Predicted 3D model of a 119-nucleotide RNA (FMN riboswitch aptamer (RFN element)) from a bovine gut metagenome. The RNAcentral record of the sequence draws on MGnify. Rfam family: FMN riboswitch aptamer (RFN element). Rfam's curators write: The RFN element is a highly conserved domain that is found frequently in the 5'-untranslated regions of prokaryotic mRNAs that encode for flavin mononucleotide (FMN) biosynthesis and transport proteins. Rfam links the family to the GO term FMN binding.
C1' cells in the first nucleotide's frame, strides 16, 4: 500500500398499537492461553478450539479541534486428572448510544469506524 474484517425474533399470549412486555426460541467480533479435536507411524511439530479467564476493539465521557485521560457486560456446581474458570455433564448469566409500546435480535449514525487477519 491492497484486500478482507459481526451473528441473531421463528411460534404463542396480552393489547388500539409490541420482532421492544410475558412464555418458548435464537446469536456470540479480534489477539492470548488451553490437558480437547484433526494431520502423522510418532512428536517436544503443524492447523483448529473460551460470549461470561487475561487483554483489545466498537460505544460512552472528555477536549475549541486533534490527542491524552476516565468509564466500559456476564459463571457457578459436579466429574476426570499431576495439572482445567479452557475438556465432559448440569444449571445459570450477559449484551453501547439514539428512535419507537420498555429492543443483544427491528430502524438509525454506518456505503462509517475498528481490534486484527491475509498478501
Nucleotide at each position: 500500500c491492497u484486500u478482507c474484517g459481526g451473528g441473531g425474533c421463528g411460534g404463542g399470549g396480552u393489547g388500539g398499537a409490541a420482532c421492544u412486555c410475558c412464555c418458548c426460541a435464537c446469536c456470540g467480533a479480534c489477539g492470548g492461553u488451553a490437558a480437547c479435536c484433526g494431520c502423522u507411524g510418532a512428536a517436544u511439530g503443524c492447523g483448529g478450539a473460551a460470549g461470561c479467564c487475561c487483554g483489545u476493539g466498537a460505544g460512552c465521557u472528555g477536549u475549541u479541534u486533534u490527542u491524552a485521560u476516565g468509564c466500559u457486560g456476564a459463571a457457578c456446581a459436579g466429574g476426570u486428572g499431576a495439572a482445567a474458570u479452557u475438556c465432559c455433564u448440569g444449571u445459570g448469566c450477559c449484551g453501547a448510544c439514539g428512535g419507537u409500546a420498555u429492543a443483544g435480535u427491528c430502524c438509525g449514525g454506518a456505503u462509517g469506524a475498528g481490534a486484527g487477519a491475509a498478501g